[in-house]
Context: one part of a larger RNA
Molecule: small-subunit ribosomal RNA, central domain
Organism: metagenome
RNA sequence: CUGGGCGUAAAGGGCGCGUAGGCGGACCUCCAAGUCAGAUGUGAAAUCUGUCGGCUUAACCGGCAGCCUGCAUUUGAAACUGUGGGUCUUGAGUGCAGGAGAGGAGAGCGGAAUUCCAGGUGUAGCGGUGAAAUGCGUAGAUAUCUGGAAGAACACCAGUUGCGAAGGCGGCUCUCUGGACUGACACUGACGCUAAAGCGCGAAGGCUUGGGUAGCAAACAGGAUUAGAUACCCUGGUAGUCCAAGCGGUAAACGAUGAGAACUAGGUGUCAGGGGUCUCGACCCCCUUGGUGCCGAAGCUAACGCAUUAAGUUCUCCGCCUGGGGAGUACGAUCGCAAGAUUGAAACUC
Numbered sequence: 001c002u003g004g005g006c007g008u009a010a011a012g013g014g015c016g017c018g019u020a021g022g023c024g025g026a027c028c029u030c031c032a033a034g035u036c037a038g039a040u041g042u043g044a045a046a047u048c049u050g051u052c053g054g055c056u057u058a059a060c061c062g063g064c065a066g067c068c069u070g071c072a073u074u075u076g077a078a079a080c081u082g083u084g085g086g087u088c089u090u091g092a093g094u095g096c097a098g099g100a101g102a103g104g105a106g107a108g109c110g111g112a113a114u115u116c117c118a119g120g121u122g123u124a125g126c127g128g129u130g131a132a133a134u135g136c137g138u139a140g141a142u143a144u145c146u147g148g149a150a151g152a153a154c155a156c157c158a159g160u161u162g163c164g165a166a167g168g169c170g171g172c173u174c175u176c177u178g179g180a181c182u183g184a185c186a187c188u189g190a191c192g193c194u195a196a197a198g199c200g201c202g203a204a205g206g207c208u209u210g211g212g213u214a215g216c217a218a219a220c221a222g223g224a225u226u227a228g229a230u231a232c233c234c235u236g237g238u239a240g241u242c243c244a245a246g247c248g249g250u251a252a253a254c255g256a257u258g259a260g261a262a263c264u265a266g267g268u269g270u271c272a273g274g275g276g277u278c279u280c281g282a283c284c285c286c287c288u289u290g291g292u293g294c295c296g297a298a299g300c301u302a303a304c305g306c307a308u309u310a311a312g313u314u315c316u317c318c319g320c321c322u323g324g325g326g327a328g329u330a331c332g333a334u335c336g337c338a339a340g341a342u343u344g345a346a347a348c349u350c
Stems, first nucleotide, its partner, number of pairs: 003322004007304002012318001014201004021194003025088005031082001033081002035077008048066007091191001092188004096183003103177007110154001114150008125136002162169002206247006215241002220236004258317006266295011299306002323350003332343004
């Protein structure tokens, strides 16, 4: 390389947009590049295969035939792929009418709790643990009441609920704004799918500058525990956690399951719509679209399990894997303020 694979054995890129490329709906028509058929030329000899023959045989040698799967020229075919032209509506999209939503950004507001400050009441403890101690407290703590300040997070509602491409998103109101879904028509007429490169987004922690700092809390200090205890437990406590503007670009970034399309028994919940029957109305019931769960048939699977939300049956495109260790290391390169990230070996060894 081929073959075979990628839920858990090695292997799906964290996610999106998208260039090239690859692939691409129905009908008519032209051409004939691919494709197919015929002819001609060429495809050296040897080798190879078959057969016949020559050395006593064989190896070896010779004759004939095949083969040389190819290339070129030429004559045709027109189903399929392709080029050009025309037409279409089912794919895709636009318009219209609706309802749902923790989707995003900004601004403002609210209450509970916590800590702190001031004051009142009040007195000897509080706190903490397995038990303690460090710690706080007669300079009046803890408790309790009143008032004030600050920052952060939003109990109940809350739900295998909803939304988002993923990361993720949860008090309330307003402004701006993205997407999806449903319904019935009208319109465009293949405008599509995928996606190297590229660009963007991307939890937590980390970095830079400036602010903020209630609670929590790496580091650190002390108290315990212990043989020791650079830990687990306790008392404190700084970065950080929060905001603004940048950087960084990684996660068990997980459904450990790439995206799109088609097909293939059902049953039962739930969310958002639409329609129908009945009804005063609603519930119920029936049908249907989109999402999200559970259970299961065939089938698949090493098994576990998956099973119309496939890991079933197929197609298109991308990414990735190829024994363990060495190693996600070294070197080089690119990026970064740095930390480091991305790309990514070999010797050697089993």